Predicted 3D model of a 350-nucleotide part of an RNA (small-subunit ribosomal RNA, central domain) from an uncultured bacterium.
The prediction has a mean pLDDT of 88.
Context: one part of a larger RNA
């Protein structure tokens, strides 16, 4: 080196872009590097083999033969590969016309409730739990009504709906802007795919400055439970939760399933789109594209499942795994304010 693997046993990288790399659709026509045939040249001798032989055998020797799988060079092939030319349209891509979406950013409006602050009515309890107790309350709570102010999320629609590369995203308007589908086949004419090394994005939580801060609610104080109760339960709260503007780069970042082409029975259903049929419309019904869900065949598969959204047959790239523990510790490097992230061991012991 080859062979084996990653859903759940050890393994899919939180996700994109994208550089070298690697790998690439159909046809001519060239050379002829890789390939393949043959020639020759060398590939010391001994050694290994393989057939004699010679020491009584054998080890050990001596011939002779094969072999040295390699290398250079000439000779011819040209199917694959690569290479140089030229074409083509089914990959990809652009255009035209439609079409849905909580994609994204940024302003601006809205009602529900909550809390507070006033004011009116009332006037003794209210909150809370299993039970209570802290707590609030005659300086008038709760209860209810009017008024203002304030912050945060956006009931119902709302769905195994949708969209987005992932994280993710949900009142409504406006403005800017991504991406997808879907019908014309109208243009390029292989422009691909995939991706070490980089580069971006990337939920909470935390971190720096500056704002806010209605409700919630780490720590924190009390009341209770208990044998204790540094805790579930209750009053109360303060970082944080929001906003800008930078940093952190991690998650059971899950489908615990990379991505990207092909090929393989179906049934059922949501979404967005096109067609075709009924004289004509609109409905069914039918046939197509794309996403998304259930159930299932064959088949995989330890099994449980999985089954055209494969975990099925192939191909192509990148990533990762090789007992348990030590240990994602030590060290070293690099990032970072920091808190840590990343990269990642041995000794030992089982």
């Nucleotide at each position: 080196c080859u062979g084996g693997g990653c859903u759940u046993a050890a393994a899919g990288g939180g996700u994109g872009c994208g550089u070298a790399g690697g790998c690439g659709g159909c046809g001519c026509g060239g050379a002829a590097a890789g390939u393949u045939g043959g020639g020759u040249g060398u590939g010391a001798a001994a050694u290994c083999c393989c057939u004699c032989g010679g020491c009584u055998c054998a080890a050990c020797c001596g011939a002779g033969g094969a072999a040295c799988u390699g290398c250079g060079u000439c000779c011819a092939a040209a199917a694959c590969u690569g290479c140089c030319a030229u074409g083509c349209u089914u990959g990809a891509g652009g255009g035209a016309g439609a079409c849905a979406g909580a994609g994204g950013u940024g302003a601006g409006c809205g009602g529900a409730a909550c809390u507070u602050a006033g004011g009116g009515u009332g006037g003794a309890g209210c909150g809370g739990u299993g039970a209570a107790a802290u707590g609030c309350g005659u300086u008038g709570a709760u209860a209810u009504c009017c008024u203002a102010a304030g912050g945060a999320a956006c009931a119902c629609c709302g769905g195994u709906g949708g969209c987005g590369a992932a994280a993710g995203c949900g009142g409504c308007u406006c403005a800017c802007u991504g991406g997808g589908u879907c019908u014309c086949u109208u243009c390029u004419g292989a422009c691909g795919c995939u991706g070490a090394u980089g580069c971006a994005c990337g939920a909470a939580a935390g971190c720096u400055a500056g704002g806010g801060u209605a409700g919630c609610g780490a720590a924190c104080g009390g009341g209770a439970u208990u044998a204790g109760a540094u805790a579930c339960c209750c009053c109360g709260g303060u970082a944080g939760u929001c906003c800008u503007a930078g940093c952190c780069g991690u998650a059971a970042a899950c489908g615990a399933u990379g991505a990207g082409c092909a090929c393989u029975g179906g049934a059922u259903u949501g979404a967005a789109g096109a067609g075709u049929c009924c004289u004509c419309c609109a409905u069914a019904a039918c046939u197509u594209u794309u996403c998304g869900a259930u159930c299932g065949u064959a088949g995989c598969g330890a099994a449980a499942g999985u089954g055209u959204u494969a975990a099925g047959u192939g191909c192509u790239c990148c990533g990762c795994c090789u007992g348990g523990g030590g240990a994602g510790u030590a060290u070293g490097g690099u990032c970072g304010c920091a808190a840590g992230g990343c990269u990642g061991a041995a000794a030992c012991u089982c």
It matches the Rfam family "Bacterial small subunit ribosomal RNA". RNAcentral holds the full RNA, with entries from ENA and SILVA.